Annotation:
The prediction has a mean pLDDT of 81. This is a predicted structure of a 581-nucleotide part of an RNA (small-subunit ribosomal RNA, 5' domain) from a Verrucomicrobiota bacterium. NCBI's taxonomy places the organism under Bacteria, Pseudomonadati, Verrucomicrobiota.
[in-house]
Context: one part of a larger RNA
This record gives sequence, C1' cells and structure tokens, in this order.
RNA sequence: GAACGAACGCUGGCGGCGUGUUUAAGACAUGCAAGUCGCACGGGACUAUUUGAGUAGCAAUACAAGAAUAGUUUAGUGGCGCACGGGUGAGUAACACGUGAAUUACAUGCCCUGCAGAGGGGGAUAGCCCAGGGAAACUUGGAUUAAUACCCCAUGGUCCCAGCACUUUUUAAAGGUUCCGAAGUCCGGCAGGACGGCGGAGUUUUCAAAAAGUGCUGGGUAAAGGUGGCCAGCAAUGGCUGUCGCUGCAGGAUUGGUUCGCGCCCUAUCAGCUUGUUGGUGAGGUAACGGCUCACCAAGGCUACGACGGGUACCUGGUCUGAGAGGACGAUCAGGCACACUGGAACUGAGACACGGUCCAGACACCUACGGGUGGCAGCAGUCGAGAAUAAUUCACAAUGGGGGCAACCCUGAUGGUGCAACGCCGCGUGGAGGAUGAAGGUCUUCGGAUUGUAAACUCCUGUCAUCCGGGAGUAAGACCUGGCGAUGAAUAGUCGACAGGGUUGAUAGUACCGGAAGAGGAAGGGACGGCUAACUUCGUGCCAGCAGCCGCGGUAAUACGAAGGUCCCGAGCGUUGUUC
Repeated sequence: GAACGAACGCUGGCGGCGUGUUUAAGACAUGCAAGUCGCACGGGACUAUUUGAGUAGCAAUACAAGAAUAGUUUAGUGGCGCACGGGUGAGUAACACGUGAAUUACAUGCCCUGCAGAGGGGGAUAGCCCAGGGAAACUUGGAUUAAUACCCCAUGGUCCCAGCACUUUUUAAAGGUUCCGAAGUCCGGCAGGACGGCGGAGUUUUCAAAAAGUGCUGGGUAAAGGUGGCCAGCAAUGGCUGUCGCUGCAGGAUUGGUUCGCGCCCUAUCAGCUUGUUGGUGAGGUAACGGCUCACCAAGGCUACGACGGGUACCUGGUCUGAGAGGACGAUCAGGCACACUGGAACUGAGACACGGUCCAGACACCUACGGGUGGCAGCAGUCGAGAAUAAUUCACAAUGGGGGCAACCCUGAUGGUGCAACGCCGCGUGGAGGAUGAAGGUCUUCGGAUUGUAAACUCCUGUCAUCCGGGAGUAAGACCUGGCGAUGAAUAGUCGACAGGGUUGAUAGUACCGGAAGAGGAAGGGACGGCUAACUUCGUGCCAGCAGCCGCGGUAAUACGAAGGUCCCGAGCGUUGUUC
C1' cells in the first nucleotide's frame, strides 16, 4: 500500500447491487417447510333434479323414508412422490477431492425409439358394523366388502438356465523365426572376425481360457385396467375408435456404483508396522470385481522415495495479495463428499442403510391416572445460551423450477419479493454566480496591523435528492373457452397439432418511471499537524498530569501533554484493533 462475512470509538442525507452466528455439530417454546391422484377401489357425508311407499287433510295441497341421475367433498385401501429440493462442515490425510483412463466386472424408476403381448380363474384384507382393553399413545377379537392390492393357471421369444456345433474378438503362455543391445568365450601380433546363455522389439503358428454372436435341443419366467365418443341391443353385453395406463425384450439417453495412473498440510523429540494381515484354492455373498465374508493351504505384505503413530484440516473451480514466481485462504456463487441428538442395525424401494421413515441402546427434555408413552430446527422465521459480533416468529406461488394429476388444479420457508444493518462496493447530494467598508466576533500582535476571508451578510438564480399532489408500468408466456383448417378415424363422434378470436391470470406495488408544486429551505463529520509524513501559533501544566507505530516528548519560554485559534488529509464517512499478502 492492498484486502476483509469483520468488531470497537466518534459521526451519519439518499439510492442501486451485493453480503449478514466466522463462537456452542449447544439446547429449543410456537407456526409453517411433502404432498397429490375420485379418470385405480369400495364406502361415508352434503346439494340439486326426477320419482315416490307413506303421513296429515273432505279436497286442493303440504311433509316425506327409499330409489335413480348429476355434482361437491373425503377418513381408508391402492399408485406415484417422499433418495429431489433446502441446511451444516462435526468427522475425514482417504481413490474423500481434482484430473486422466477402465468397466469382457455393473445397475438405471420416470423419459425416447422399436418389436411382441395384454387369455382364464381364485382367496383375502383395510374401511364400515358389533363386542372389548387402555389415563393416553394406541390396541384385541368377531362378522362383512372392493380394486390398477395379492395369488394361481395358460401363452411366450431377440429373455433366463443347461447342453451341442460353428464363427469372431480379447488376454495370457510356450515354441519357431527376424532385428537390436550385450556380460563372456574362441581366433588373431594389431586392426578386426566368429559364437553368444540373457534382455528388448516385431512377425507368424500351435495350444488354452474367457466373452460375444449365430443355429439347434431341453427346461423355466409376464400382464390391469380406467376414461371419452359412436354403433347394435329392451337389457345384460358386444363391436369400432381416441386417450391415459399395464407386461416382456432390445436399443438410446440420463444418473449412479466400482477399479486404476498422477496430484494432495505439519511432525523422526513417531522407526519399525501388520494376522483377514499378503497371496492361493474352493465356497458364500453382491447389480458388480474383490479377504467383501468363511474353510483350508502357503508366509507373506508395507517401510528412510518416510510405513506406522501424533497433530491439524471437508476437497475443488476459485478468493486475496503480488510485476511475476510465489505466499495465504476455501464466506457468499458453482461442482463433489460427509453428516442429520449420540452409537448401532436393517426394512421398503429403480434408487436410502433414509434431516422432517422404522427398530434397538444411551444422554437430555416433556406428558402421565405411575401401569406406560412422546420428542429431535446443522429446513424458514423465532427463543435462550455463548460471544467483540451477525437480521423479520414478513408477502406470494404472479414468474422460474420441482412433486402429483388426462386436465382443471393442489402442494412447494425451493424460488421470487419486501423489511432490518454505512457490513462492503458504486453513484448522487448537502447548493450556484456575483459580492470589500476587507463588517462584527474570535485568534495572534512588534499595537502599526495581520489572519479567519468572498468566507458571512446582501443581490440574482437553480431545483438533483428528500417532502407533497396527480398519472402510472415492464415482469404475462401460458392454461381456459369458441371457431374453421390439417392428422387419426367408418364418422359431420372423440382425440391430437398449428392458427384465429374471446374473456381472464401480478406477491413485488400504486413501487419503478413520468408530470406538477413549494422553497436554499431538511442533509458534515472524523483524524492529524516533532521527524518518518501533508499541515504552527498562543495559553495551561511543570519528569506531574499525560502522549507514543518507531525514534522519543514532559524537570517554568513544550510546534510532541491538555485547551483554543489556524492549517493539512479524507469525506457519509473517518480513525483504532485484529488477520493475510
């Protein structure tokens, strides 16, 4: 000098864009943060219309159980989602991360493409009802019912398993052969020549193993319907068609698992470490390779190029600094990893060993009828605590994105916004021009004057920002309804596509922005002035009180302490402290 997620002191007008518990991965009151589908299913409740046993009445009529149709709504079964999104950095020195490869050792719901198919049957169980237990959480028994829930049979190949045949590829090993290097041996007086165990490279052949493909044989494995329209039919039902689903297989895309090369802090006042340890055979297990696990066998494996131990630490893109090389750091944003009160475990599922799921143990807290139960903010706000220190218990799903749904739509503390804080960066303002009797006051003075100082007063202007009044966005694309057109189709149904028209959808917000009004009116401080270092005098004090980054000032003339006047620097900030270069 630069920088900061900063803090502290004094001061403080506005706006834009960012940032905001670095400490206790401490404990948490309250609310919200993951639901959705009635076009999978049987019920329940409600409304409307039609019908209506029946009741009252002499009748008109009124009321009305029940039934049908249409609609709204929903506890439960079922489907998908809840493994994403959001938070934190405790652990981790590791294939965790970064980068480059490998997977003939693998998986992949939803999505896309293609091929083939969706036949027949069955038994339950929630709910509801009945009867109990319990303070509650919850739970037991009986009866009954549905499905795209569950099960069985059939069919089935380019799927799976086994066998045979052929082809291809890859890997490893052995032999032949060619080339190169070369210890050494032999010949030679030298120069040189010959042979050459061995090592490397190339080529070819044989054998073996594995995988893939093709063909054949045998065995095994699947499914579910919903809804709209038209036609036939008295109806049951059947046919055609659209759409959303269902089953099997192949391919793609995406995402992930696993393996390897290289890189990756300090410490030797840590020198030896290791028994599933290192390897093999076989088996189990996994989506998959593998001591991943197990039985047996062998005795290996790592290490001064730092094993093992200890300390510290999430890693990276990047950030800060620096001319660079480097050094330090890893907030916000983006990618990866790990964790979810602490420890352990599995279940479901395409995917978890699962933040707002389950089970067990523990600590803590709460309820209790003392028998027993309940909870997990490192989600968004918020509280207590700790701390030098870090914000609202806000608005909206209008946009972007996500989940569910045919859709309408619902959910979304993701996200979009607003609020608080000079915490940071940037921009603007606090007025402009004229104005000398150089006013008054202050300060200094050699008492003449000098300085504050064009500064003020005064005159003439301007109107940024703030204030008030009026107008007033962009962010909105869609979805929905109607119409004709095209495709599909037997169809002027239906569905899909592009197009045209229509009435709509805004949290931000009456905000940005625009126009107008008034009036210099509402808006300047902080630090320094001995040298380094820009800027000096007077008074007070008297080695006292005090200052200080270093040198050093202060003991009676202090430009260094305190005050005042003046000056210098920066300016809505200025200084101090801390940390890094």